Molecule: transfer RNA
Organism: Hydrothermarchaeaceae archaeon (SeqCode)
RNA sequence: GCGGCCAUAGUCCAGCGGUUAAGACUCUAGCUUCCCAAGCUAGCCACCCGGGUUCGAAUCCCGGUGGCCGCA
Numbered sequence: 001g002c003g004g005c006c007a008u009a010g011u012c013c014a015g016c017g018g019u020u021a022a023g024a025c026u027c028u029a030g031c032u033u034c035c036c037a038a039g040c041u042a043g044c045c046a047c048c049c050g051g052g053u054u055c056g057a058a059u060c061c062c063g064g065u066g067g068c069c070g071c072a
Base pairs, nucleotide, nucleotide: 001071002070003069004068005067006066007065010025011024012023018055027043028042029041030040031039048064049063050062051061052060
């Protein structure tokens, strides 16, 4: 330098252009317990950045940034 893949919560991960962005762990509160742990209930937290297409974009297109892999 070229090509491919990826980017969603503190962590992991789902989401075939459509109305509330799903789940697990963590965390917070409550219940339970003599206490802890475990268990149960509730709650908080997210679409890498900038444009474009569209009635509508996490999703499609372009560019950028970052990560991984391969080639040179």